[in-house]
RNA sequence: GGCGGGGUAGCUCAGCUGGUUAGAGCGCACGCUUCAUAAGCGUGAGGUCGAGAGUUCGAUCCUCUCCCCCGCUACGA
Numbered sequence: 001g002g003c004g005g006g007g008u009a010g011c012u013c014a015g016c017u018g019g020u021u022a023g024a025g026c027g028c029a030c031g032c033u034u035c036a037u038a039a040g041c042g043u044g045a046g047g048u049c050g051a052g053a054g055u056u057c058g059a060u061c062c063u064c065u066c067c068c069c070c071g072c073u074a075c076g077a
Stems, first nucleotide, its partner, number of pairs: 001073007010026004019057001028044005050066005
């Protein structure tokens, strides 16, 4: 350099063919329970969906450019 996969909550990841409000588990805060802690149960906070542009009535989803991570592969000093 070429090809492929990925980037969504603090972490690990879902998100069907573009549309109803963007979700789960863990973690965190608060409450219940307990003498207390853990476990369990309940409630809640937390997101520019990597960045920008385009298409569209409408984009996490489609197209283009760029950035970052992982793998495979080619070449050179």
This is a predicted structure of a 77-nucleotide RNA (transfer RNA) from an Elusimicrobiota bacterium. Rfam family: tRNA. Rfam's curators write: Transfer RNA (tRNA) molecules are approximately 80 nucleotides in length. It is annotated as a transfer RNA. The coordinates come from a structure-prediction model, not an experiment, and the mean pLDDT is 80. The RNAcentral record of the sequence draws on ENA. The source organism's lineage runs through Bacteria, Pseudomonadati and Elusimicrobiota.